A computed fold for a 73-nucleotide RNA from bacterium CG10_46_32, annotated as transfer RNA. Its Rfam family is "tRNA". The family's RNA type in Rfam is transfer RNA. It was read from a public genome assembly. The coordinates come from a structure-prediction model, not an experiment, and the mean pLDDT is 82.

Formats: sequence, C1' cells, structure tokens
RNA sequence: GGGCCUGUAGCUCAGCUGGUAGAGCGCCACAUUCGCAUUGUGGAGGCCAGGAGUUCGAUUCUCCUCAGGUCCA
Repeated sequence: GGGCCUGUAGCUCAGCUGGUAGAGCGCCACAUUCGCAUUGUGGAGGCCAGGAGUUCGAUUCUCCUCAGGUCCA
C1' cells in the first nucleotide's frame, strides 16, 4: 500500500431481504430477611463509531473518514 471482517446500553451480543431499538449479566428502587445473599416486581441507561448521499422513511443500501482484527505484498 491492497483485500476481507468488525464497530449497537457499563460488559457480552441479537436485530429475520429499509418502517417508532432488544436480550443476558451488571446498576438503582421496592418486596422477602434480624442483616447479607437468593428470588420476585418495577425502573434508569443507547441521537446504533463519525460525516455525506439515495429514499416518504436508514442500525439496515451506497460513498468517504476513524478505530480494531485478519490475510497478501
């Protein structure tokens, strides 16, 4: 320098050929307990790496940039 893959909640990851973003663990509150843990219920937390384009509408499609991984030189 070139090819490919990945980037979504604090962490690990889903998101089915475009239609108002989810799970598990973690965190907070309440109930349970003398207290802790467990368990149950509820809740907070994400402008989907950044920008541009296509579209009525983009996490999803196209282009560029950034970061990481991998292969070739």